[in-house]
RNA sequence: AUGACCCCUGCGGGAGAGACCGGCACGGUCCUAUUGCCGUUGCCGGCGCCGAAGGAGCAAAGGUCCCAGAAACUCUCAGGCAGAAGGACCGCAGGGUGAUG
Numbered sequence: 001a002u003g004a005c006c007c008c009u010g011c012g013g014g015a016g017a018g019a020c021c022g023g024c025a026c027g028g029u030c031c032u033a034u035u036g037c038c039g040u041u042g043c044c045g046g047c048g049c050c051g052a053a054g055g056a057g058c059a060a061a062g063g064u065c066c067c068a069g070a071a072a073c074u075c076u077c078a079g080g081c082a083g084a085a086g087g088a089c090c091g092c093a094g095g096g097u098g099a100u101g
Base pairs, nucleotide, nucleotide: 006096007095008094009093010092011091012090013089018047020046021045022044023043024042025041026039027038028037029036048081049080050079054077055075056074057073062067
């Protein structure tokens, strides 16, 4: 069972925090050239900051007694700090599975 929980797909919604600083490369630009100036680019380093991918920590219960143990709490390893993308989570539709209802 007119299908719980969970999973997948599509659509819609979906927060926070420097388009920070320095170096090198690359590109553009000025110049005879160098110097210089600029950057929705790449790499490295520095300081500041955010929590809603993922990860880690714990209160009670329990227990073989220092184990076990949830979150939107805490941490900030990872990730992120214009837009885009991503995004926990929520709603709708379709599909899968088939019970703790």
Background
This is a predicted structure of a 101-nucleotide RNA (Glycine riboswitch aptamer) from a Pseudomonadota bacterium. The coordinates come from a structure-prediction model, not an experiment, and the mean pLDDT is 79. Its Rfam family is "Glycine riboswitch aptamer". About the family: This family represents the bacterial glycine riboswitch.